[in-house]
């Protein structure tokens, strides 16, 4: 340079155009214990990388960049 994939909670990762986005790790508070650890229950953390379009409705389609990656040269 070129072509392809990837971005979602702190992390690991679903979701798919349909209305304020979910798990399981962690992390917080209760319950439980003689006390820890395991179990159990409740919480709390997201501008779903930016921007602009499409559309009644975008995380989800599109065009751009950007960040990471894998290929070819």
């Nucleotide at each position: 340079a070129g072509a392809c994939c990837u971005g979602u909670a702190a992390c690991u990762c679903a979701g798919u155009g349909g209305u304020u986005a979910g798990a399981g790790u962690g992390c917080u508070c209760g319950c439980c214990u003689g006390a820890u650890a395991a179990g159990c229950g409740g919480g709390a953390a997201g501008u779903c990388a930016a921007u602009a379009g499409u559309u009644c409705a975008a995380u989800u389609c599109u065009a751009u960049u950007c960040u990471g990656g894998u290929c070819u040269a």